[in-house]
This record gives sequence, structure tokens and C1' cells, in this order.
RNA sequence: GCUGAUGUAGCUCAGGAGGUAGAGCACUUCCUUGGUAAGGAAGAGGUCGCGGGUUCGAGUCCCGCCAUCAGCU
Repeated sequence: GCUGAUGUAGCUCAGGAGGUAGAGCACUUCCUUGGUAAGGAAGAGGUCGCGGGUUCGAGUCCCGCCAUCAGCU
């Protein structure tokens, strides 16, 4: 330098063909207990790596850039 993959909540990951973003763990509050742990209920938390484009509408399609990983020269 070229090619491919990945980038979504604090962490690990879903979101086959565009239609208002989810799960588990963690966190907060409450219940339960003499107290902890475990268990139960409720809740908070994300401008979907960044910038553009297409579209009535983009996490999803297109372009550029950045980061990580793999391969090739």
C1' cells in the first nucleotide's frame, strides 16, 4: 500500500430483506431477613465510532475518515 471483518447501555452481545433501539450481567430504589448472601418487584442508563449522501423515514443502503483484528504484497 491492497483486501476483508468488526465498531449498538458500564461489560458481553442481539437487532436475516429500512418504519419510533433490546437481552443477560452490572448499577439504583423497594420487598423479603435479626443482619448478609440468595430470591422477588420496579427503575435509571445508548444523538447505534465520526462526517456526509439516498429516502417521507437509516442501527440497517451508499461514500469518505478513524480505531481494532485478520490476510496479502
Molecule: transfer RNA
Organism: Candidatus Gastranaerophilales bacterium